A computed fold for a 98-nucleotide RNA, annotated as Guanidine-I riboswitch aptamer.
Model confidence (mean pLDDT): 83 of 100.
The sequence was found by an Rfam model in a public genome assembly.
[in-house]
């Protein structure tokens, strides 16, 4: 220097903010403030968690198949972007450090 499954997906946590319900105050006609409201829902981790599916290699099978091990390691901004908003979202295992 270049490459690599360093993979997909689901569920969930950390964590986040208010479009919606809820809730509290107003105002008492639609409404109107707040999230400096515990909630419902909703966002949500490369560097947090479980599964599945995948991949690698071994071994078995005539073969599809089935088994058994492995799938490590990971400091990290600032700015910008979605979306009602924000975020350990996304740019990004980026830039930089070591």
């Nucleotide at each position: 220097u270049a490459g690599a499954a360093a993979g997909u997906u689901u569920u969930c946590u950390a964590g986040g903010g208010u479009u919606c319900c809820g809730u509290a105050g107003c105002a008492a006609g639609c409404g109107c403030u707040a999230g400096u409201c515990u909630g419902g829902a909703c966002c949500g981790a490369g560097a947090g968690a479980a599964a599945a599916c995948g991949c690698a290699u071994a071994g078995u099978u005539c073969a599809u198949g089935c088994u058994a091990u492995g799938u490590a390691c990971a400091c990290g901004g600032a700015g910008g972007g979605a979306u009602a908003a924000a975020a350990g979202c996304c740019u990004g295992g980026g830039a930089g450090a070591u």